The RNA shown here (Bacterial large signal recognition particle RNA) has 266 nucleotides and comes from a Solirubrobacteraceae bacterium.
[in-house]
C1' cells in the first nucleotide's frame, strides 16, 4: 500500500437564563445531523458530569487538538437629539420702576402751567325730609267660676231685736292675654343697597373777573441704570426611548495547519 472483520468514537453545535456546579426540557441564533421514555410550582447526574432503552456509521471528506475568520449573544460605559423631573440664577427675552434722548400729535400771547376770588355740572360721602319694612304705645273690640274691684238676689254667720258682716252666683269695669286697625306717636333697621328736596364737604370738569407771562397735555420709539418673582430660552444634574460608535466576553457554520488504534490475509 490493498482486502476483510472490529474497537475507541461520533450520529450537531452555541448564547442567554437558571443551577452549588454539569447536562437536558422550554427561549434565542446558527444549522440541516437516528427513533422512543423523563423534565421549569422542573428531570437526571456529580468535576472524565443527563439517565434509560434501541439503531446507524465506523481509522477518515465522517475522529480529536489548534490557529484565523465571524452569524448571533451578553456585560460595562461615551456622545447626540428628544421627552421627563428637579435645579440656577439676569446670560438673553420679556415684566415694574426710574432717566435723560428722538421724533409724533393737539392747544397756546385771539394768553399755557400755576395762584386769587365768584359761580355752575357731574360723581362720592355725611346730615335733615319722606317714602319702605319691622318693634312698641294711643285707639276699638274681647277678655278673670274661685287666688281683681264695684254692686252683691238666694243662700249663711252674730244679735232677742233693731240691725250688721262676709260674700258664692249674675251684672258692670279692668289687668295679664287675644284679635282688628295702619289713623296718630315714638324706637330701631336697611335703602349704587328707595325716593326726589334741602344744606355741608371732597374729586374731577365747565366758566366769567384779576394776577401773571411760556408753556401744557397725549401717546410711541430705541437706549441706559435699578430691582422682582421664575414666564420662555440658554446653563447644571438626574431619569428615560431611539440612533451612532467604543471596549471586554461567550461564540455556531467554516477555510487552514496537525494528530490518531487493532486483528487476519495479499
Nucleotide at each position: 500500500c490493498c482486502g476483510c472483520g472490529c474497537u475507541a468514537g461520533g450520529c450537531g453545535g452555541g448564547g442567554a437564563g437558571u443551577u452549588a456546579g454539569c447536562g437536558g426540557u422550554g427561549c434565542c441564533c446558527u444549522g440541516a445531523a437516528c427513533c422512543c421514555g423523563c423534565a421549569a410550582u422542573c428531570c437526571g447526574c456529580u468535576c472524565c458530569a443527563g439517565c434509560g432503552g434501541g439503531g446507524c456509521c465506523g481509522a477518515a471528506u465522517u475522529c480529536c487538538c489548534c490557529u484565523c475568520c465571524g452569524a448571533g449573544g451578553g456585560g460595562c460605559g461615551u456622545g447626540c437629539c428628544g421627552c421627563g423631573c428637579g435645579g440656577c440664577a439676569c446670560g438673553c427675552c420679556g415684566c415694574g420702576c426710574c432717566g435723560g434722548c428722538c421724533g409724533g400729535g393737539a392747544c397756546g400771547u385771539u394768553g399755557a402751567u400755576g395762584g386769587u376770588c365768584a359761580g355752575g355740572g357731574u360723581c362720592c360721602c355725611c346730615c335733615g325730609c319722606g317714602a319702605u319694612g319691622u318693634c312698641g304705645g294711643u285707639c276699638c273690640g274681647u277678655g278673670a267660676a274661685c287666688c281683681a274691684g264695684g254692686u252683691c238676689a238666694g243662700g249663711u254667720c252674730c244679735g232677742a231685736g233693731a240691725g250688721g258682716a262676709a260674700g258664692c252666683a249674675g251684672c258692670c269695669u279692668u289687668a295679664a292675654g287675644c284679635g282688628g286697625g295702619c289713623g296718630c306717636c315714638g324706637g330701631c333697621a336697611g335703602g349704587c343697597g328707595c325716593g326726589a328736596c334741602g344744606g355741608g364737604a371732597g374729586c374731577u370738569c365747565c366758566c366769567a373777573a384779576c394776577c401773571g407771562g411760556a408753556g401744557u397735555c397725549c401717546g410711541g420709539g430705541a437706549c441706559g441704570g435699578c430691582g422682582a418673582g421664575a414666564g420662555g430660552c440658554a446653563c447644571c444634574g438626574c431619569g428615560u426611548u431611539u440612533c451612532a460608535g467604543g471596549c471586554c466576553u461567550c461564540g455556531a457554520c467554516g477555510c487552514g495547519g496537525g494528530g490518531u488504534g487493532c486483528g487476519c490475509g495479499g

Overview: A source record names the gene ffs. The model forms 87% of the base pairs in the Rfam consensus. The organism belongs to Solirubrobacteraceae, within Bacteria. Its Rfam family is "Bacterial large signal recognition particle RNA". It is annotated as a non-coding RNA gene. The prediction has a mean pLDDT of 78.